[in-house]
The prediction has a mean pLDDT of 88. This is a predicted structure of a 474-nucleotide part of an RNA (small-subunit ribosomal RNA, 5' domain).

Context: one part of a larger RNA
RNA sequence: GGAUGAACGCUGGCGGUCUGCCUAACACAUGCAAGUCGAACGAGCUCCUCGGAGCUAGUGGCGGACGGGUGAGUAACGCGUGAGAAUCUGCCUUCAGGACGGGGACAACAGCUGGAAACGGCUGCUAAAACCCGAUGUGCCGCAAGGUGAAAUAUUUAUAGCCUGAAGAUGAGCUCGCGUCUGAUUAGCUAGUUGGCAGUGUAAGAGACUACCAAGGCAACGAUCAGUAGCUGGUCUGAGAGGAUGAGCAGCCACACUGGGACUGAGACACGGCCCAGACUCCUACGGGAGGCAGCAGUGGGGAAUUUUCCGCAAUGGGCGAAAGCCUGACGGAGCAAGACCGCGUGAGGGAGGAAGGCCCUUGGGUUGUAAACCUCUUUUAUUAAGGAAGAAGUUCUGACGGUACUUAAUGAAUAAGCAUCGGCUAACUCCGUGCCAGCAGCCGCGGUAAUACGGAGGAUGCGAGCGUUAUCC
Numbered sequence: 001g002g003a004u005g006a007a008c009g010c011u012g013g014c015g016g017u018c019u020g021c022c023u024a025a026c027a028c029a030u031g032c033a034a035g036u037c038g039a040a041c042g043a044g045c046u047c048c049u050c051g052g053a054g055c056u057a058g059u060g061g062c063g064g065a066c067g068g069g070u071g072a073g074u075a076a077c078g079c080g081u082g083a084g085a086a087u088c089u090g091c092c093u094u095c096a097g098g099a100c101g102g103g104g105a106c107a108a109c110a111g112c113u114g115g116a117a118a119c120g121g122c123u124g125c126u127a128a129a130a131c132c133c134g135a136u137g138u139g140c141c142g143c144a145a146g147g148u149g150a151a152a153u154a155u156u157u158a159u160a161g162c163c164u165g166a167a168g169a170u171g172a173g174c175u176c177g178c179g180u181c182u183g184a185u186u187a188g189c190u191a192g193u194u195g196g197c198a199g200u201g202u203a204a205g206a207g208a209c210u211a212c213c214a215a216g217g218c219a220a221c222g223a224u225c226a227g228u229a230g231c232u233g234g235u236c237u238g239a240g241a242g243g244a245u246g247a248g249c250a251g252c253c254a255c256a257c258u259g260g261g262a263c264u265g266a267g268a269c270a271c272g273g274c275c276c277a278g279a280c281u282c283c284u285a286c287g288g289g290a291g292g293c294a295g296c297a298g299u300g301g302g303g304a305a306u307u308u309u310c311c312g313c314a315a316u317g318g319g320c321g322a323a324a325g326c327c328u329g330a331c332g333g334a335g336c337a338a339g340a341c342c343g344c345g346u347g348a349g350g351g352a353g354g355a356a357g358g359c360c361c362u363u364g365g366g367u368u369g370u371a372a373a374c375c376u377c378u379u380u381u382a383u384u385a386a387g388g389a390a391g392a393a394g395u396u397c398u399g400a401c402g403g404u405a406c407u408u409a410a411u412g413a414a415u416a417a418g419c420a421u422c423g424g425c426u427a428a429c430u431c432c433g434u435g436c437c438a439g440c441a442g443c444c445g446c447g448g449u450a451a452u453a454c455g456g457a458g459g460a461u462g463c464g465a466g467c468g469u470u471a472u473c474c
Base pairs, nucleotide, nucleotide: 001474002473003472004471006470007469008468009467010466013344014343015342016341017340018339019337020336021302026300027299028298030297031296032295035062036061037060040059041058043056044055045054046053047052069255070254071253078180079179080178081177082176083175084174087172088171092168093167094166095165096164097163098162100134101133102132103131109124110123111122112121113120114119139148140147141146153160154159155158181227182226183225188218189217190216193215194214195213196212198210199209200208230252231251232250233249234245235244236243237242257278258277259276260275261274280291281290282289283288308334310333311332312331316330317328318327319326320325347377348376349375350374357368358367359366360365382411383410384409385408386407387406391401418463419462420461421460422459423444424443425442429458430457431456432455433454439446440445
């Protein structure tokens, strides 16, 4: 000098674009953040023009594995990059083929009943695109014989679906080469350990797991141990090499009160699902139950320090639906903060008897200073009034932002300047006060009676809606 997710002090007019718990992965009141489909199904309720329409708890389907948050753990095939083979892939696209026949239940509901509640129990009835059986079947297994193995309908009759196989696309799992912090005041580490064989297991390879056999495997090119840490594209700095860093945005990973486990499913070992254990909080009739903000706001706490319990689904995107549409704290916006960057303004021209006042003085004057007054002008900005968008894609309708941006008119210089420094480094000097005191200070150093270094004043210098200080990096 540059930089910052900064903080603190003094000061503070406006706009645009961004950013905003770096600390306690501490605990959380309250509201919202994932639903949707009646064109799968029975039933109930409401309305009715008696045609039907609407609403809903339940069964069923799809989605709650995305989107959003955080960085605790992790020194690892976690990440980056480049290869690879032994795999799966809902929805989507293409191609080929098929959907025949039958059956028994369970919710809802009704009755009885347990419990304070959460939530149940028994009996009975019932539908389906829920479940089961048979048939067929290019598939799969097998050398073959043979074995195995599917479906679902709905309505407004045009669609939306269903099953099987093949391929694509997308997504995901797995393996390997290379790269990836510090410490040797950590030198030896290892028993499923290293390899083989047979199996189990998985979508798939594998000591991943099990039995048996062998005795291997890693390490001074740093194993093991310990400490620290999410990684990257990037960001900051630097002429570069390099150094530092990983906020925001984007990709990957990991986590969801702590630890463990599986279920369902195309996909999870699942943030707002389930079970168990633990800590904590809450309810209780003491028998037993409920909860998980590292989602958006918000609260307490910690801290030098970080915002509204706002508006809207109008746009973009997502889920469901044939659609209308519903949901969406994703997102789009508004609010708060000079936190950052960029831009604009606080007036312009003229004006010497160099006014008054202040300060200095050798008392002549000098300086503040064209500065002011005064004259002429302008209206960015401000205020008031009038008009008033684009963003809508889609013929019509549809805008949270917002009567916002912007435009025009009127009024009137009107509404708007501070902060630090002035001994040298380093641009800028005098007076008064103080008297090694009070104080200053980045380094050198100032202050003990003439202090350009302390405090005040006048003046000056620098930057300017900021200016200084502190912290950290280059």